Predicted 3D model of a 96-nucleotide RNA (transfer RNA) from a soil metagenome.
[in-house]
RNA sequence: GCCGCCGUGGCUAAGCUCGGCAUAGCGGCUGAUUCGUAUUUGAGCAACGCUCAAAGAAUUAUCAGCAGAUCGGGGGUUCAAAUCCCUCCGGCGGCU
Numbered sequence: 001g002c003c004g005c006c007g008u009g010g011c012u013a014a015g016c017u018c019g020g021c022a023u024a025g026c027g028g029c030u031g032a033u034u035c036g037u038a039u040u041u042g043a044g045c046a047a048c049g050c051u052c053a054a055a056g057a058a059u060u061a062u063c064a065g066c067a068g069a070u071c072g073g074g075g076g077u078u079c080a081a082a083u084c085c086c087u088c089c090g091g092c093g094g095c096u
Stems, first nucleotide, its partner, number of pairs: 001095007010026004020079001028066006039055007072088005
């Protein structure tokens, strides 16, 4: 230098073929329920400290809701572009 593939929320991907509502999982935030420890309160016992009852951060598990990407940048075509065309950038691979 030439050729091919890839670039989409914080992360991983689907959607591109055939232009027509931007989706999912994980993660984040909020709330509910749940498990139930530390701890607190009350009661019992001669005492040790334990037992019983209630409350209960953290934590466990489940559920619901919310926020977050205008799709690598720019331009073009079109009523309409993540999707098609041009160009540039970045990554990976191949050829010389």
Its Rfam family is "tRNA".